[in-house]
Order: sequence, then C1' cells, then structure tokens
RNA sequence: GCUUUCAACAUCCCCGUCCACAUUUGGACUGAAGGC
Repeated sequence: GCUUUCAACAUCCCCGUCCACAUUUGGACUGAAGGC
C1' cells in the first nucleotide's frame, strides 16, 4: 500500500465520524483484528 471482517474506543447499555438519499442504501474518512 491492497484486501477481508468489524466498531474496541463512547461519563450504564446501544451508538465510529461526515455527506447524499429519505427506505434504507451508497460514497468518503478514522480506528481494531486477520490475510497478501
């Protein structure tokens, strides 16, 4: 650097952030673990 699975981090649990759509989906980014 690419890729896969995720949200650990959060003044109890749930909730990573932002944008578009408004139904949920898409995009970008941060972080964790695995693979190359």